Predicted 3D model of a 73-nucleotide RNA (transfer RNA) from Promineifilaceae bacterium (SeqCode).
Its mean pLDDT, the model's own confidence on a scale to 100, is 81.
Rfam family: tRNA. Rfam classes the family as a transfer RNA.
RNA sequence: AGGUGGAUAGCUCAAUUGGUAGAGCAUUGGUCUCCAAAACCGAAGGCUGUAGGUUCGACUCCUGCUCCACCUG
Numbered sequence: 001a002g003g004u005g006g007a008u009a010g011c012u013c014a015a016u017u018g019g020u021a022g023a024g025c026a027u028u029g030g031u032c033u034c035c036a037a038a039a040c041c042g043a044a045g046g047c048u049g050u051a052g053g054u055u056c057g058a059c060u061c062c063u064g065c066u067c068c069a070c071c072u073g
Stems, first nucleotide, its partner, number of pairs: 001072007010025004019056001027043005049065005
C1' cells in the first nucleotide's frame, strides 16, 4: 500500500435478507429467610464507532474517515 471481517446496554452477544433494538451476566427494588445466599417476580440501562447519501422508513443498502483482528506484498 492492497484485501477480508468486525465496532450495538457496564461485559459477552443477538436482531430471520429495510418496518421504530432484545437476551444472558452484572447493577438495583421486592417476595422468601432469624440473617445471608440460592430461587422467583419486577425496574433501570443503547438512538447501534463517526460524517454524509439513498428511502415514506436504515443496526441492515452505498461512500469517506477512525479504531481492532487477520491475509497478501